[in-house]
Context: one part of a larger RNA
RNA sequence: GGCAAGUGGUGGAUGCCUUGGCAGAUGUAGGCGAUGAAGGGCGUGGUAGGCUGCGAUAAGCCACGGGGAGUUGCCGAGCAAACUUUGAUCCGUGGAUGCCCGAAUGGGAGUACCCCCACCGGUGAAGCCGGUGGAUCCAGCGCCGAAGCAAGUAAGCGCUGGAAGCUAACCCGGGGAAGUGAAGCAUCUCAGUACCCGGAGGAAAAGAAAUCAACAGAGAUUCCCUCAGUAGUGGCGAGCGAACGGGGAAGAGCCUAAACCCGAUGAAUGUAAGGGUGCAGCCGUUGUUCAUCGGGGGUUGUAGGACAACCCGCAGGGUCCCUGCAUGGGCCUUGAAGAGUUACAAACGUUUCCUCUAGUUGAACGGCCCGCAAAGCCACUGGAAUGGGCGACCGUAGAAGGUGAAAGUCCUGUAAACGAAAGGGGAAGCGCUCUUUAGGGUUGCACCUGAGUAACGUCGGACACUAGAAAUCCGGCGUGAAGCUAGGAGGACCACCUCCUAAGGCUAAACACUCACAUCUGACCGAUAGUGAACAAGUACCGCGAGGGAAAGGUGAAAAGAACCCCUGACGGGGAGUGAAAUAGAAUCUGAAACCACUUGCUUACAGUCAGUGGGAGGGCUAAGGUCUUCUGCUUCGGCGGGAGGCCGGCCUGACCGCAUGCCUUUUGCAGUAUGAUCCUGCGAGUUAUCGUGCGUGGCAAGGUUAAGCCUCACUGGGGCGGAGCCGAAGUGAAAGCGAGCCUGAAUAGGGCGAUUUAGUCAUGCGCGAUAGACCCGAAGCCAAGCGAACUAGCCAUGGCCAGGUUGAAGCACAUGUGAAAGUGUGUGGAGGACCGAACCCGUGAACGCUGAAAAGUUCUGGGAUGAGCUGUGGUUAGCAGUGAAAAGCUAGACGAGUCUUGGUGAUAGCUGGUUCUCCCCGAAAUAUAUUUAGGUAUAGCCUCGAGUAUACGAAACGGGCGGGGGUAGGGCUCUGGUUGAAUGAGGGGCAACCCAAUUUCAGCUAAACUUCGAAUACCGCCUGUGGAUCCUCGGGAGUCAGACUGCGAGGGAUAAGCUUCGUAGUCGAGAGGGAAACAGCCCGUAACCAUCAGCUAAGGUCCCGAAGUCCAGGCUAAGUGAGGAAGGAUGUGUAAUCGCUAAAACAGCUGGGAGGUUGGCUUAGAAGCAGCCAUCCUUUAAAGAGUGCGUAAUAGCUCACCAGUCUAGCGGUUGUGCGCCGAAGAUGUAACGGGACUCAAGCCUGGCGCCGAAGCUAUGGGUUUGACGAGCCUUCGGGCUUGUCAAGCGGUAGGGGAGCAUUCUGUAGUAGGUUGAAGCCGGCUCGCGAGAGUCGGUGGACGAAUCAGAAGAGAGAAUGCAGGAAUGAGUAGCGCGAGCUGAAUGAGAAAUUCGGCCACCGAAUGCCUAAGGUUUCCUGGGGAAGGCUCAUCCUCCCAGGGUUAGUCGGUCCUAAGCUGAAUCCUUAUCGGAGUAAGCGAUGGACAACAGGUUAAUAUUCCUGUACCUCUUCUUUGGCGUUACGAGCAAAGGGGAGACGCUGUUGGCUGUGCCGAGCGGAGCAACGGAUACGCCCGUGCAAGCGCCAAGGCGCGGAGGGUAGGUAAAUCCGCCUUCCGGUUAAGUCGAGACGUGAUGCGGAGCGUCUACGGACGCGAAGGAACGCUAGUCAGCAGCCGAGAAAAACCUCUAGCCAGUCAAAGAAGAGACCGUACCUAAACCGACACAGGUAGGCAAGUAUAAAUGUACUAAGGUGGGC
Repeated sequence: GGCAAGUGGUGGAUGCCUUGGCAGAUGUAGGCGAUGAAGGGCGUGGUAGGCUGCGAUAAGCCACGGGGAGUUGCCGAGCAAACUUUGAUCCGUGGAUGCCCGAAUGGGAGUACCCCCACCGGUGAAGCCGGUGGAUCCAGCGCCGAAGCAAGUAAGCGCUGGAAGCUAACCCGGGGAAGUGAAGCAUCUCAGUACCCGGAGGAAAAGAAAUCAACAGAGAUUCCCUCAGUAGUGGCGAGCGAACGGGGAAGAGCCUAAACCCGAUGAAUGUAAGGGUGCAGCCGUUGUUCAUCGGGGGUUGUAGGACAACCCGCAGGGUCCCUGCAUGGGCCUUGAAGAGUUACAAACGUUUCCUCUAGUUGAACGGCCCGCAAAGCCACUGGAAUGGGCGACCGUAGAAGGUGAAAGUCCUGUAAACGAAAGGGGAAGCGCUCUUUAGGGUUGCACCUGAGUAACGUCGGACACUAGAAAUCCGGCGUGAAGCUAGGAGGACCACCUCCUAAGGCUAAACACUCACAUCUGACCGAUAGUGAACAAGUACCGCGAGGGAAAGGUGAAAAGAACCCCUGACGGGGAGUGAAAUAGAAUCUGAAACCACUUGCUUACAGUCAGUGGGAGGGCUAAGGUCUUCUGCUUCGGCGGGAGGCCGGCCUGACCGCAUGCCUUUUGCAGUAUGAUCCUGCGAGUUAUCGUGCGUGGCAAGGUUAAGCCUCACUGGGGCGGAGCCGAAGUGAAAGCGAGCCUGAAUAGGGCGAUUUAGUCAUGCGCGAUAGACCCGAAGCCAAGCGAACUAGCCAUGGCCAGGUUGAAGCACAUGUGAAAGUGUGUGGAGGACCGAACCCGUGAACGCUGAAAAGUUCUGGGAUGAGCUGUGGUUAGCAGUGAAAAGCUAGACGAGUCUUGGUGAUAGCUGGUUCUCCCCGAAAUAUAUUUAGGUAUAGCCUCGAGUAUACGAAACGGGCGGGGGUAGGGCUCUGGUUGAAUGAGGGGCAACCCAAUUUCAGCUAAACUUCGAAUACCGCCUGUGGAUCCUCGGGAGUCAGACUGCGAGGGAUAAGCUUCGUAGUCGAGAGGGAAACAGCCCGUAACCAUCAGCUAAGGUCCCGAAGUCCAGGCUAAGUGAGGAAGGAUGUGUAAUCGCUAAAACAGCUGGGAGGUUGGCUUAGAAGCAGCCAUCCUUUAAAGAGUGCGUAAUAGCUCACCAGUCUAGCGGUUGUGCGCCGAAGAUGUAACGGGACUCAAGCCUGGCGCCGAAGCUAUGGGUUUGACGAGCCUUCGGGCUUGUCAAGCGGUAGGGGAGCAUUCUGUAGUAGGUUGAAGCCGGCUCGCGAGAGUCGGUGGACGAAUCAGAAGAGAGAAUGCAGGAAUGAGUAGCGCGAGCUGAAUGAGAAAUUCGGCCACCGAAUGCCUAAGGUUUCCUGGGGAAGGCUCAUCCUCCCAGGGUUAGUCGGUCCUAAGCUGAAUCCUUAUCGGAGUAAGCGAUGGACAACAGGUUAAUAUUCCUGUACCUCUUCUUUGGCGUUACGAGCAAAGGGGAGACGCUGUUGGCUGUGCCGAGCGGAGCAACGGAUACGCCCGUGCAAGCGCCAAGGCGCGGAGGGUAGGUAAAUCCGCCUUCCGGUUAAGUCGAGACGUGAUGCGGAGCGUCUACGGACGCGAAGGAACGCUAGUCAGCAGCCGAGAAAAACCUCUAGCCAGUCAAAGAAGAGACCGUACCUAAACCGACACAGGUAGGCAAGUAUAAAUGUACUAAGGUGGGC
């Protein structure tokens, strides 16, 4: 280290639970708001963080009801203090109070804040305090009242009423997408959807026919069922899709315009007529017409109405119509009748009843086993009884919940009954209101019956209907009727016929929805589920914002929550105690797994691996069980036990040996080095609805069945009604139509489809399809509406910043020069997108960094640095867009047709991935055709299941026989082509030699697209044999369309490919086993149901690894060939053949010779046999080349050929063939037999005999499927179940079919079982082929089966899955620029804390102040869990307490850019946009306090001292005035002023610093000098007031006139007169001096001390010089020509009787900010090497400088 067992830790699964959700049913309600909503902010408690409640009357106040004993809400206790039977807390109803924001409404604003006006009240006034009112628009009324004569108009003002804003869905209207589908896309679709906008209600909308229909009729609208997926429509594609009619729900009808009459007003007309009628009288701005308004009348299509006449039509009374009579009419009233509150008119009251908002009563065991107390005995269990046993009782109550386990009778409740002072809702009656001259009819007449309308043209839209033959409806533009003898419709249009009457309006119910309230239900969830949210959840957290958005439940019956003791600084732990239990201890029920440990047993240090499996030596254990031995107890003698040991059996381990390359996915093919997974636990994917189709089951059957709806009951449901409709019973035809037939046709023909042969339909389960997201997850994207300019780009407004040095433009001056100029020189001058270079801005190059210090930096180097410069604050422009010195850059850390957020949205995905239990039967394909098709799909092919043909047929397949056609292999060359040779030689060429050559003949070669030939196979037909359900037909369901290799036949290629494309066969695919070392496709295997320590074989093997022959016989090989390889090469060797030499001596070796002409000639520097060229002879010889090589500069030299001698018997060449050799080089290591090793073999060849060898075959046993034949039982007679025998089968991916297991829930079931212990969890054993089941022990502490049915969120190992937990990496990287050391203190503990000493660093900062931003971080005391990159006694951490003091500082006043915005204007819908008055808005303008001291923490704020500003009142003094000859005040109006650039340069002064005579002061002699003329320190002070002043600017006063300054003006402007002045008046002005100050401060000294500090005393106090900064005031130059308003001064308009000035006294000055940080407190996720505006700014050295170096004051030593 491994395995096993045991015990723990970690962790939080599982089980059980539920306070919370989800889905519905029924009813209610369907709004709230200027009487201030919804929603918030801030407060509110004795102590108070969150929630809840409430509002300064603040967990509450008042009244009325209820109720009846405790109470002061919850988390969440305690302490303190109270209330309550004189009725509290609590519940209900009504009322009071109700801060601030918000429509928000007095004005403003950055929501929860600021500011103002009027009136009233408080105070003597002001200020301050309290109360009320003060927005806009619309309507009405009133007041006032123009331009402009009039009008009582516009405007203005006042009063009264209303509106606004919010809200879940439903509704109506105005606008209106895209993803998508169409397998592309444009009409079309998605869809009038999403979304935006406007508006309303409890519902909305629609609605009483200019409607449908069809010769019959119906009779407003709306909704449901049906008609019907029909008619239609449609790139006639995808799709879209009615109506009539029928059945139901509900039911309700009305009012106007007009004609006509009357009245009012006005106009016209102008004596005509009129006054109801008749007669008589009388009267007279009366009559008529028109216009407007009002009343009456009237409201429809078989037309109606008006008018005229006539007729019908309740009763009584009164009065009026000029007078009288008569007649007629109007009005009022009584009775009676009728009607009415949702339309048709319209309110209100009252009575009764019901109901809602609090409540009340409410049966039955105080049952026994066990009354209470103490001790002993006996005892239902238990901690506890609701369990068990034994008995009772109630029940109009056995719903439910709780109570220490499971309760009808313990508690709350339940059935039943009862109840309201107050408020709400409803019903009915009565009062009340309205009508009764309403209405109807006949005749006449021809008055009325909705006009820029209907219609038409054109362009659009809606209708199911895409312009179509397109009716109908709506709209824009243009035309434009008729009017009842009229008009519209009936799907172009016309005629006839029928129906209806537009151009005005109202109208309940049936129908839609549920933010909310009440009650109830669930085969809904149970903490990864169910809402996102069971908990402080729309919280924490993220984002600028719109917006996004978590995790997190359980002690116990009761806290009885562990007193006390011990260890420890604490945390934590050990005892004790509580409790039934503490392994229930608060990190708490159960407590799985990963993971981490400890203990015990075995095992492991020469050993090799998919981790297992089969065997197994040895060791250890043994409580299940068996057996034996032995010891022993009891005994009813049957037995019942106990101990020890042995064996069997069992358990743990496992030396050693055999075999064996994970899983998934995707593939032709994966151990693959192709994908996916770190591990564990939980979650995680074919569902639902409707329609269709097939099969199964059930009901009824020539019929079957209801839908909506209605009724009913014991009401999640059942029963009944409902026949509208649908399917079927008849077909055929294009149709009219006909019909057991029909059509075609001339046909009585033939043919086609039917009948003859009839089964359907409804329900339900399953398979599949269609439409829906449709198995799950996954885009990039498109569109809509919004959010962003805090980053960045541009622009606007207002501010700020730029050390120092250099150069020297124009101009000017002088000189020179010229006729004059020009020009030149010198000086002056100080220009410049000038130069060098800090701050500042940028980012050139390099390195580092690149899991950083940093999501863009650091270091060094570099560019610009008075300009097109940089920068702060405030604002502005945006996605169909903005901005852009332009890079397609930037628009909040990823921007190339565009950000981000939400929505359409579950977009789409022919693509990838994933898709969860078991067993049984069968089992593919990778092909054809088509395809914007090629990795997709459809049909066919191949698979499966069912049915049928079938009491049938003799099929498929195979064998045999017979008969066919063919044109392949092969052959051949006749044809078609190609091609070689020969002969002939027409003809031609050539100077010639000679060459070419037709035709014909002969011989030969050759072909996929040649054939005078031609097989084997294959194919077709027939016969025959074997042969059985395999064929065929119909129907349901698929999958497959990427194939691979090998052999053979071919094409392409290179007769390359593990290449590619066909054909054919096999194998793999989907196939295991044996062999080939290993090795899908090769060989064997007619191939694996399971088991066996049985047998036989195949391929292949038989020396060892390794089972079987070191078998037999004969050869070959020497190369380890065997055990990779070619051309080519070679005296390897065997064998066969053949040709030579050879005893006249071969071949080889050894010894000797190898000569002369001559160095042949030429060439050459030389060339001598031997560089090269030519020639290559002769001689001597046994033989010897004008030379075969080596060699030399050339010779020389050594050799060879050749010859002789010696030796001796065979020697040499060529050819064929067997086996060998060379050729033969690779990368980690032999590495090309599998290894060892092998040589007459263990190699190769030939022959032979054995054996081994597989999941093949055989044998034995078992399982299962199918078939056949039986048996038994049951039967609804279809069949089902059990079982026996026989036969055949049982590899399997995609896929089809069949049968089961388990999980959750429902019924069974308030069941069985269960505290004497359920579920869950851990382990053992047993059973089942398996999924799984049962049982025992432990843990656990309350539930919970079986069976048979039913319903599903129903089974996980993989989806770079999701969530949580735990590993690995790993005690590894890192600990974020940099100096610490030391002594002491504190403390449990000190490298880091505190104090001291030394050292070091910054010092234009690493110091000090301050804006933004942060928001308590500030100070003190305490603490140390977490945070701090280590430690920590420390902190910017945690806890508690404390801290911010203003008339003068800032805000508050004023205005800029810009924003808001009454009025008003614009708009192609709405939303909206612009914008005057007015307001807001600093980064600017205006504006009154200084010095010192003080606190732990504040100070221009407190204190001391000394000042100043504004306002009010009073007093005193003085001036002026008091009714106009007017003192004084004085605009929101006029005027002035405020009021402005850049650069350069000058002068004054002050501050600071340096120097420093003088003055003051404590000290200094340690070591060489120095004892004073040395060193060191100090030598200061504001505002205010008074006075002076450098210098600048510079006319002033008086009078008169005046047409301008929107009115006026004495002011300003203009004109003019006079005086004074120009050395000035006046004004501005830093600053000096004096005072402030007999003060403060001050070096230093003294005293005390809790060592932190406190108190006291206190000297000197002054010339010169230089520098820049600041400030005051100028000057010059230049071009880019350089805010506004208010305060202030003045003028009038105006107001007005007291007022102004000075002095004094008294009073007022509110509100907000003020702590701390300037980087460890801000922006960067961090205690982050980054970023962040402005002010102060010392010394020495160095030309200068804010540079550089070192220092002061001050700060710091960087958290390992």